Notes
Two RNAs folded together computationally: RNase P RNA and transfer RNA, 498 nucleotides in total. It holds a member of the Rfam family "Bacterial RNase P class A". The family's RNA type in Rfam is ribozyme. The coordinates come from a structure-prediction model, not an experiment, and the mean pLDDT is 75.
RNA sequence: GGAGAGCUCCAGGCGGUCGCUCCGCAGCGCCUCCGGGCGGGUGCGGAGAGGAAAGUCCGAGCUCCAACGGGCAGCAUGCUCGCUAACGGCGAGGCGCGGCGACGCGACGGAAAGUGCAACAGAGAAGAGACCGCCCGGUGUCGGGCCCGCAAGGGUCGGGCGCCAGGUAAGGGUGAAACGGUGCGGUAAGAGCGCACCGCUCCGGCGGCGACGGCGGAGGCAAGGCAAACCCCAUGCGGAGCAAGACCAAAUAGGGAAGCGGUAGUCGGGCUGCCCGUCCCGCCUCCGGGCUCGAUUCGUCGGGUCAGGGGCCGCUUCCGGGUAGGUUGCUCGAGGCCGGCGGCAACGCCGGUCCCAGAGGAAUGACCGGCAACCGGCGCUUGCGCCGGGUCACAGAACUCGGCUUACGGAGCUCUCCGGCC
RNA sequence: GCUGGCGUAGCUCAGUAGGUAGAGCAUCUGAUUUGUAAUCAGACGGUCGGGGGUUCGAUUCCCUCCGCCAGCUCCA
Numbered sequence: 001g002g003a004g005a006g007c008u009c010c011a012g013g014c015g016g017u018c019g020c021u022c023c024g025c026a027g028c029g030c031c032u033c034c035g036g037g038c039g040g041g042u043g044c045g046g047a048g049a050g051g052a053a054a055g056u057c058c059g060a061g062c063u064c065c066a067a068c069g070g071g072c073a074g075c076a077u078g079c080u081c082g083c084u085a086a087c088g089g090c091g092a093g094g095c096g097c098g099g100c101g102a103c104g105c106g107a108c109g110g111a112a113a114g115u116g117c118a119a120c121a122g123a124g125a126a127g128a129g130a131c132c133g134c135c136c137g138g139u140g141u142c143g144g145g146c147c148c149g150c151a152a153g154g155g156u157c158g159g160g161c162g163c164c165a166g167g168u169a170a171g172g173g174u175g176a177a178a179c180g181g182u183g184c185g186g187u188a189a190g191a192g193c194g195c196a197c198c199g200c201u202c203c204g205g206c207g208g209c210g211a212c213g214g215c216g217g218a219g220g221c222a223a224g225g226c227a228a229a230c231c232c233c234a235u236g237c238g239g240a241g242c243a244a245g246a247c248c249a250a251a252u253a254g255g256g257a258a259g260c261g262g263u264a265g266u267c268g269g270g271c272u273g274c275c276c277g278u279c280c281c282g283c284c285u286c287c288g289g290g291c292u293c294g295a296u297u298c299g300u301c302g303g304g305u306c307a308g309g310g311g312c313c314g315c316u317u318c319c320g321g322g323u324a325g326g327u328u329g330c331u332c333g334a335g336g337c338c339g340g341c342g343g344c345a346a347c348g349c350c351g352g353u354c355c356c357a358g359a360g361g362a363a364u365g366a367c368c369g370g371c372a373a374c375c376g377g378c379g380c381u382u383g384c385g386c387c388g389g390g391u392c393a394c395a396g397a398a399c400u401c402g403g404c405u406u407a408c409g410g411a412g413c414u415c416u417c418c419g420g421c422c
Numbered sequence: 423g424c425u426g427g428c429g430u431a432g433c434u435c436a437g438u439a440g441g442u443a444g445a446g447c448a449u450c451u452g453a454u455u456u457g458u459a460a461u462c463a464g465a466c467g468g469u470c471g472g473g474g475g476u477u478c479g480a481u482u483c484c485c486u487c488c489g490c491c492a493g494c495u496c497c498a
Base pairs, nucleotide, nucleotide: 001418002417003416004415005414006413007412008411009410010409012371014369015368016367017366018365020048021047022046023045024044025043026042028039029038030037031036050394054405055404057403058402059401060400061399062241063240064239065238074237075236076235077234078233079093080092081091082090083089094108095106096105097104098103109232110231114230115229116226117225131172132171133168134167135166137164138163139162140161141160142159144157145156146155147154148153180198181197182196183195184194185193199221200219201218202217203216204215206213207212245328246327247326248325255319256318257317258316259315260314261313262312267277268276269275270274284311285310286309287308289306290305291304292303293302294301295300335354336353337352338351339350340349341348342347374389375388376387377386378385379384380383423494424493425492426491427490428489429488432447433446434445435444441478449465450464451463452462453461471487472486473485474484475483
């Protein structure tokens, strides 16, 4: 100098002017049962976004609903130990993977409980498989060498190419994956068939709280992959969410009660039924009851008639639910900062200190001055002086916390690798 | 603010125990017609919203981000 890894910190501060929201005080106005209450503007003082306020992905507090207890289903989590109110978070560790390294990443229980999946290619895809190749045997065919023989021919040795029946998983080839790997021996050729090393499984004792590690022994090796496929095992989970919930409560329209008035059946009169008046005429339905007629399966059914009870409309007052609206929940909290102690750490304990936004179509803004970072230039005493520039990114609380994830500007410290110079 | 759903061709939609993605309309070409429409035949057209992971292999399973849509006074 280059390329990286990990961790921490900041998100400018000061002054002035004009504005916004909330709180406190003062003063003003209105009402008043004289205790006070309400209101919007004024003055003074105080406070006023974030590391992610975001996504709403987890976990809680809080509130309401449900609930005797337990289970099934469903969902989530899944190495170990710890931290925590809790967690799918965090810390430390184990194992695996990646990186030369600093370091990073891991849904990291179970595939010898069961069911399933593996396209294409390939002979064969899970207690598999013989396509090429290699080898033994049988058989057909074609050459050849040597020997005997004058010749025909005979004997013997080895080979090429086919066919049949086998052996073989070492080699070729297919595939993401082919039923341990390398080597030696062995074999007709081969093969854990035998052996050595590596890997794997099981057992024993040792270290560790544990995950696990390492040691010794046994076994020729079975039990391949996928569970972010169904599933099994272990653990956890009742549901909804501040638009939860609570309180006050307008107008209008419903609901309930009481009173008054109107009205056709109310009432009054004569009267056994029935008639008259109260409105010119007409009028309904329900309930139970009396009398009468018809039918009857003798249980009842239907019609007529009589009297009784109820309804309908308007106004006034009161009550209840409840909408708009208002208040509350609403910010003191698993809180921040400092120090000490315990712990490798996450974190815990103790002491001191501080009060730090609470809006609701939703405030937290704009401008100016000079300053500190930072950048550039000059001078050089090499880290100071002078001059100039000079405010960046992502982004805006909405009940509150603990995390995760995502977006994004800058600074510092430590560490790793490579290159150059001394 | 809270809660739920969706994203596949230009448009509207299919596609599941994971195996190389289709239909209708639209567009283009040809046939038919004097010509057009209709009809028939054929063709074109996908980063399956983006990225990452699991797997031999992902539209599908998982994580994360982006975009769009719907619902939320009380009682029932």